[in-house]
RNA sequence: AGAGUUUGAUCCUGGCUCAGAGCGAACGCUAGCGGCAGACUUAACACAUGCAAGUCGAGCGAGAAGCCACCUUCGGGUGGUGGGCAGCGGCGGACGGGUGAGUAACACGUGGGUAACGUACCCUUUGGCGGGGAAUAACGCUGGGAAACCGGUGCUAAUACCGCAUAUGUCCACGGAUGAAAGCCUUCGGGCGCCAGAGGAUCGGCCCGCGGCCCAUUAUUUAAUCCUAGUUGGUGAGGUAACGGCUCACCAAGGGUACGAUGGGUAGCUGGUCUGAGAGGAUGAUCAGCCACACUGGGACUGAGACACGGCCCAGACUCCUACGGGAGGCAGCAGUGGGGAAUAUUGGACAAUGGGCGAAAGCCUGAUCCAGCUACGCCGCGUGUGUGAUGAAGGCCUUAGGGUCGUAAAGCACUGUCAGUGGGGAGGAAGAGAGGGUCGUUAAUAGCGGCCCAGCCUGACGGUACCUCCCAAGAAAGCACCGGCUAACUCCGUGCCAGCAGCCGCGGUAAUACGGAGGGUGCAAGCGUUGCUCGGAAUUACUGGGCGUAAAGGGUACGCAGGCGGCAAGGUCAGUCGGAUGUGAAAGCCCUGGGCUUAACCUGGGAAUUGCAUUCGAUACUGCCUGGCUAAGUAUGGUAGAGGGUGGUGGAAUUCCCAGUGUAGCGGUGAAAUGCGUAGAUAUCGGAAGGAACACCAGUGGCGAAGGCGACUUCCUGGGCCAAUACUGACGCUGAGGUGCGAAAGCGUGGGGAGCAAACAGGAUUAGAUACCCUGGUAGUCCACGCCGUAAACGAUGAGAACUAGAUGUCGGGGGAAUUUGUCCUUCGGUGUCGCAGCUAACGCGUUAAGUUCUCCGCCUGGGGAGUACGCCGGCAACGGUAAAACUCAAAGGAAUUGACGGGGACCCGCACAAGCGGUGGAGCAUGUGGUUUAAUUCGAUGCAACGCGAAGAACCUUACCUGGUCUUGACAUCCUGCGAACUUUCUAGAGAUAGAUUGGUGCCUUCGGGAACGCAGAGACAGGUGCUGCAUGGCUGUCGUCAGCUCGUGUCGUGAGAUGUUGGGUUAAGUCCCGUAACGAGCGCAACCCUUAUCCUUAUUUGCCAGCACGUAAUGGUGGGAACUCUAGGGAGACUGCCGGUGACAAACCGGAGGAAGGUGGGGACGACGUCAAGUCAUCAUGGCCCUUACGACCAGGGCUACACCCGUGCUACAAUGGUAAGCACAGAGGGUCGCCAAGCCGCGAGGUGGAGCUAAUCCCAUAAAACCGUUCGUAGUCCGGAUUGGAGUCUGCAACUCGACUCCAUGAAGUCGGAAUCGCUAGUAAUCGUGAAUCAGAAUGUCACGGUGAAUACGUUCCCGGGCCUUGUACACACCGCCCGUCACACCAUGGGAGUGGAUUGCACCAGAAGUAGUUAGUCUAGCCUUCGGGAGGACGAUUACCACGGUGUGGUUCUGACUGGGGUAAAGUCGUAACAAGGUAACC
Repeated sequence: AGAGUUUGAUCCUGGCUCAGAGCGAACGCUAGCGGCAGACUUAACACAUGCAAGUCGAGCGAGAAGCCACCUUCGGGUGGUGGGCAGCGGCGGACGGGUGAGUAACACGUGGGUAACGUACCCUUUGGCGGGGAAUAACGCUGGGAAACCGGUGCUAAUACCGCAUAUGUCCACGGAUGAAAGCCUUCGGGCGCCAGAGGAUCGGCCCGCGGCCCAUUAUUUAAUCCUAGUUGGUGAGGUAACGGCUCACCAAGGGUACGAUGGGUAGCUGGUCUGAGAGGAUGAUCAGCCACACUGGGACUGAGACACGGCCCAGACUCCUACGGGAGGCAGCAGUGGGGAAUAUUGGACAAUGGGCGAAAGCCUGAUCCAGCUACGCCGCGUGUGUGAUGAAGGCCUUAGGGUCGUAAAGCACUGUCAGUGGGGAGGAAGAGAGGGUCGUUAAUAGCGGCCCAGCCUGACGGUACCUCCCAAGAAAGCACCGGCUAACUCCGUGCCAGCAGCCGCGGUAAUACGGAGGGUGCAAGCGUUGCUCGGAAUUACUGGGCGUAAAGGGUACGCAGGCGGCAAGGUCAGUCGGAUGUGAAAGCCCUGGGCUUAACCUGGGAAUUGCAUUCGAUACUGCCUGGCUAAGUAUGGUAGAGGGUGGUGGAAUUCCCAGUGUAGCGGUGAAAUGCGUAGAUAUCGGAAGGAACACCAGUGGCGAAGGCGACUUCCUGGGCCAAUACUGACGCUGAGGUGCGAAAGCGUGGGGAGCAAACAGGAUUAGAUACCCUGGUAGUCCACGCCGUAAACGAUGAGAACUAGAUGUCGGGGGAAUUUGUCCUUCGGUGUCGCAGCUAACGCGUUAAGUUCUCCGCCUGGGGAGUACGCCGGCAACGGUAAAACUCAAAGGAAUUGACGGGGACCCGCACAAGCGGUGGAGCAUGUGGUUUAAUUCGAUGCAACGCGAAGAACCUUACCUGGUCUUGACAUCCUGCGAACUUUCUAGAGAUAGAUUGGUGCCUUCGGGAACGCAGAGACAGGUGCUGCAUGGCUGUCGUCAGCUCGUGUCGUGAGAUGUUGGGUUAAGUCCCGUAACGAGCGCAACCCUUAUCCUUAUUUGCCAGCACGUAAUGGUGGGAACUCUAGGGAGACUGCCGGUGACAAACCGGAGGAAGGUGGGGACGACGUCAAGUCAUCAUGGCCCUUACGACCAGGGCUACACCCGUGCUACAAUGGUAAGCACAGAGGGUCGCCAAGCCGCGAGGUGGAGCUAAUCCCAUAAAACCGUUCGUAGUCCGGAUUGGAGUCUGCAACUCGACUCCAUGAAGUCGGAAUCGCUAGUAAUCGUGAAUCAGAAUGUCACGGUGAAUACGUUCCCGGGCCUUGUACACACCGCCCGUCACACCAUGGGAGUGGAUUGCACCAGAAGUAGUUAGUCUAGCCUUCGGGAGGACGAUUACCACGGUGUGGUUCUGACUGGGGUAAAGUCGUAACAAGGUAACC
C1' cells in the first nucleotide's frame, strides 16, 4: 500500500466482499510447564446457610462463674478482684465494599464564583471548666402474649438530662435582652477529656460560562407559532447551614423557542480503551475521579455529615413462622443456590503486610485487603531434544513403469539435561509496637511527652514459597486450519446439479487442484479455526478530503424578511486573530529515559505530553466596530427596437350550417373496403345570409419576456431592456432557509358560447382476437367572464451574482469615425448563433452565452428495487399535490465510448436471386428412400437449407450388426506355459446344423540325441473378444456458409482504454483485381497464376493404328511388300500478353469497339476451398481416453427378419401420344471392360437362352447391332395400333437353395392416366432438352450412381421486388448476439409490510376522588419530673383531634405501542396461462 466482483472487451460512476488490528467473549478440535493479569456483558430475577461493623471498664451503675482475703450458725455471708452476658453513655455504623436500574440533568467534564454557606475527628491559638437539681435503663416485684415483644410498679449511676452564675459572642429601640461546660486516669510531675471563640487543613452544599446522543413524520395565517401558571419578575413574610418561587400573600404579564423550546426514543458521565498516518469513528469491563441506587414507592428521625445497602415508620408485591390472635425478612457486600443464558470461578486461608473503626494502650473488629483454589479467557516466557546417519531401508502415495516423493525423515551411532519427577538445602516480603538502657529537645525538673541510639526477646496466611543442588532417563510432552482466484500451498481415488461446499466471484450434470477421503504441501503453534461485535481499508457523509449537462443530484420561475457574504484608500479601537507569562489541565495509562524480577509480560523512579480553559501583558497586517472621503449600484435628461402585458373596436381568407338558382347519379372514404350522405335531388357550381374559432404570405437557429409564454389591423392604459452625453445620492450591494406572487396543458365550480377539431361513446373495417392503429359519426372539452388547481422531458436535463482567460465568422438593436455618394469600410456597447486555442471532462463534449480559472450565497445527491409508496401532518370542492420512511430483497443497477450481430433503417454492388425463356416436380401407375404404424425382429446411423435412389459401388443363404431356438466358455481371432500327438486323411452313425461318437491310412523336417520348429488336441491362468455407451472426452476424414472476397500481422501514428488507422474515400474489376488519393509504410493466408484436360500448329516416334504416292493380291477387305505424307496415338515445344489500333477516362487503372488469329480479354472444363462458423456429421470404415459386459452385451449354427402396410413425404422411371406409335429398310460414335473372364462363327429355340468352342492377358480378339437421325408404310384423335400396371399360364438363367424374397422370356390379361390445385425445382451454350452406350459393385439381381458420345435450342429489357452474400453508414436496452431481449394481468408457494370490526395487555398526559406514615400549622379533649409561682396555677412538653402537602389506590377521558378475522399492494421463486407494451423506424417513434 491494496485486491475481487457489473461488460464480448473498455473507461468511469457505484455498491457489495476480502486481506489488518482489537475483545470481559462464546463454540469446535487439541493441550506439557511457569509468570502476570482478568472472569454474570443476560434476570436492578428470587434467594437456603455462614460470615461482611464494631469498639471503649482509663465515662457509668450493676457485677455471674472463677480466684484472693476475712467471717461463718458450715447452709453460707462480707469485702476485693474479675477481658462473661446484657444495659446507660461516647465515638463509629454517611467510610470501606456492591451495582448501573433511573437520569439528556449543572448528572458529568472543564474553568470560575460563594462579601450567600457548613465542616465531627486533626493542627495552631484565646478564654473558661463555678454552684445546684430532677430523673431513667439495667436490676427487683408483677401482669399480658405461641412468639416477636409489651405494660404496671419500686430502686439506682454517669462524660446521659435540666436549671442558676459568668464569658469572648449574638441581637438591640443602646435602656437592655439572650446565652456554655464533665469529668476520668495518674508514677501526683502531669495526661486525656469538656465548654465558648478565632485561624488553618480536609471534606461538602449552592450558583454560573462553555462542552459532549438521535428524531421536526415532536412547533408555522412572522411580532406570529409552540411550551409555560409558581409559570417570569417585583414587594413583604416564612423557611434553610446558605442565596433563591425554595414556600406563601399581593402586584405586574412576563419567561423559553428555528443557534431547536416542548415532546418522544436511547443512555450513568469522565480520565481513559480500541482503531486510525492524522482528523476522526466506536466504546466507557478490569484501575482511578464524580453521580445515582440499595425488594418497589413515599416519608422523615438521629447526627458534623443521611432522607441512611447489612437504621426507623407507612403503603405495595413476594417469601417464611404462627397456638390464626399476630409476627419476621430484604446478598446490586464475600462465598454459595435456583433461574435466565452461547457464557463467566471456592459456601477456601489469614489479619503476617497495607489501610480503616474504636481504644491512653495492649488489643479487638475488618469477605476492605493480602494470599491460595478453579479456568489457555488474554498477554509474556520456556520446552517437546542435539549432532551424525544413503542400502536414499520398509511402508504409504504418485507414475510416462524408467522412476519420483514422504526423506536425514526413521532405524543405527554419539551426546545434552531446560522442563516435569524424587531427595536435600534455602532467602526476601519484618518495619515494628511493647517493656529495658542511653542520649537530645521541651521544662524548675532526673516527671511526663517527643526524637534518636543500643542490646536482647517476639510477630509469616502464602509455604512442601522463590531460588540452589544430587539422582533419573530421550525417557512424560503437537496440534489446528487451509491448499480454484483474491491468498502462501497439488495430485490420486470416490461421488455424478446427488451428497455437499461457499467471505465475494462461484464449484458439483462421469476425467472436480472448489464436494468427501488419502498422500503431499502451506501457514500458525500450546494453541488453531469458526461465530459475534468495533475501527480500518471506505476520499462510501469528503473539516483535513467528494460531487450535481448525460452516471444519484439545480428548486418551474421571480420578489423578498431573517441569516450568510460584501468595493477602493485613510484615521481610530483591539472584540475576533497572533505571541509571551502565570494558574490549572488528579493519579494511573500512552510516549521518552533509567531501575527491579535469569528474560519478557509485569512492577517502579524521573521527564515529556495533556493540542483545553481561565487570568494577564503585548502585536495591529487581516476581519469586526467607529469617523470622514471615492467610485460600483441607483435616479434624472434625450433617443431607440420589439408577437412584452391588459383593454375596447375593426378586417379578410377558409370550414360549417341555412335560403334560392343551375344540374344529375352518384358522393365520400381506404392498402382495399364498408358504415355514412344522396332521386324527399346529394357531391359539383353560382348568388345571398348566419355564426364561431383561428389569423396564410411577411417569417428569419429573427424579436420580446423572470419563467410559463407571446404572431391579422387598430384605440387607450402599462412593465422592462438598450444606446448617448452630462448631473445628483454615495456600498444604498449580492444571495436568500421559511414566506409571497406568477406559473403550459389537462382537470374542477358558476354562468355564457359552440363553426371546426375532438377524450368518452356508437358503427364500419382489420385481426386468431382488436375494448387499438384506419374510416364514418360524435359528447364533454377546446372559446369568453369570474374563481380554484399548482403540476410537466416546467430542458440548455446546465441555480443566481461578480471578476479574469486566444480568436474567426454570421445575425438583431443603438452609437461613433472614415471614405464615398453608397452593393462600402473601421470601431464600440448590448443581445442571439456557428466553429475553434488553452484549459476542463469517464468519454461524449464544453469552450468570453464555459461544463475553463476563482469568489459569495442558496438548493440538492450518497447502490438497485421496495417507493416518490405507506403512515402521520399540511393544502385542495374534488381530482390530487407537498412533505416522506421502514421491513424485506438483489450483487449488481447505471453513464460514455468500442467491436460485432441484428433491423418490417439507409446508400452501393454481386449471384439462374428475380425477371425473360426452355423443360420438369406437385395429379397417375410403378421403382426407391424416410417417417409413422405393425412385429419375436422389422439391426444401426443420417433429420431445415447442409437427412430422405443418403452410409448401401448392389439384404434369397452369406453379408447381418436384429429376432427365435439349439450350442461353446482361455473361447471364432493374438501372445506366453505344460502335457499328448507329426501334420494330415478315409469311411460310418445321430442331429436342422453347430457338434458328438466311432473308424481308416500316415508317422515327415532339423538335431550337439537331451531335444527343437511348424501344426493339431487337451489343461491352467495371464488374457482374448464386444457393430456395447459417450462424436458433448478425442484423432482422422467430411459437409456447410462459399470459389463468397475476404481474414490477419509487424513497425509507426491516434486514443486513458477496449480499440482505431492500414482494410476507409474517388474510380475500376470476376476478385482487398488494379490505379489515384491518403498517418501510414510494408508483409502474410486467400484471389489470380503455376497443375490436368480440351480447342490450333510444329517437331519426334511408328505398332496392334493409318494408307497419299509406288508395287502385289482378292468376290470383297491395309489383305501383303512397303511408306511416315494424312488421321490417330503420346512425348516435347509454339501460341493469347489488353501485345497492336481508335474512342472514353484524371496524362491512371481500366472499359468500349476493331484488326490479326484456331482461340480475345480469367478461351471452355476440372483439380485446388483463407481466418473461421454450425459442441454440424461420423466411437458402425479406422484409430482412441474413460465407463460397462466376461458360462455373456463374447463365439458358433439353423430358420426368420432387414422385403411388413389404413397412411404422409422426398427422389426417380414410364406415360398420357401424331415433333407420336407401329412394322420394314438404312447411316454415323465415344469412352470403357475382359482369363474364377469377355466369348466369335456355326447349329437349336418365337424368345429368354442352349450348344459350340475359334480368338483374346487385348489400338490385334470379344462384349458390340449404338439409338435418336434418314427413307418410304400404316394408324387419324379414340382411353385408341396411346399407355403399360396388375393378374393367369408356360418357361430360361444364376446359385447348395429363388416359398417368404431374384432377374429375364413367351402367350394371355390391358388398371390408372387425355399434361396435372396451392406450391415448387433445374438450366445462360455444345448448355437445357432429347437419344442411346459403357463401367464400378456383382454368382444372380438398376428406373440408382459414375462416365461416354450423338442430335441440339430459346431467352436475359433490366435490378423495383423475393432469397443468399459483400462493403460503407445509422439505431440498439442484443453479445447464447432477433430462434435475441423483455412487460403486465392471472394461477400455485413462501416472506416482510400497510389498512382493519375490534379484543386483551403495556406505558403515559389531563381532570376528579381518595388520603397511610411523616412534617408543619391549629387545638376547645387527655396527660404532664426538673423552671417560675401570689401555690390557685403558669411556662413548656407529650398524646389525641383537625387542616395543608403527599405515596399507594380508584374513576373518567386522550396519546403511544403490542395483538387481530378479513383485506390491499410489494418482494422472491420453477419448465405454468394469456397476450406482445418497450429495445431496430420494435413494425402506430418513444417519453413526461
Molecule: small-subunit ribosomal RNA
Organism: uncultured prokaryote